c-di-GMP-I riboswitch aptamer from a Lachnospiraceae bacterium, 74 nucleotides, folded computationally.
The sequence is in RNAcentral, with records from Ribocentre.
Model confidence (mean pLDDT): 77 of 100.
The organism belongs to Lachnospiraceae, within Bacteria.
Its Rfam family is "c-di-GMP-I riboswitch aptamer". About the family: GEMM was predicted in a large-scale screen for bacterial structured RNA regulatory elements.

RNA sequence: UCAUUUAAAUAGCAAACCCGGAGAAAUCCGGUGACGCAAAGCUAUAGGGACCGAAAGGUCAGCCAGUUGCACUU
Numbered sequence: 001u002c003a004u005u006u007a008a009a010u011a012g013c014a015a016a017c018c019c020g021g022a023g024a025a026a027u028c029c030g031g032u033g034a035c036g037c038a039a040a041g042c043u044a045u046a047g048g049g050a051c052c053g054a055a056a057g058g059u060c061a062g063c064c065a066g067u068u069g070c071a072c073u074u
Stems, first nucleotide, its partner, number of pairs: 012037002018031005035062001041067003047064002049060004
């Protein structure tokens, strides 16, 4: 220096429920909350998958995936 692994601290994110709002719906936004997360950062004309919709089309990155990346210890 590179790769892998483990545990803890600090900081970070924030599932479900509930409340308010947007939407036909999936779902999203804000508040509350604390199930979890070492990428739960980012990416949805682009790979697969799921969801909504009669269709057109829309939604999901906390399903896989792609991509970038931090501190300390062993």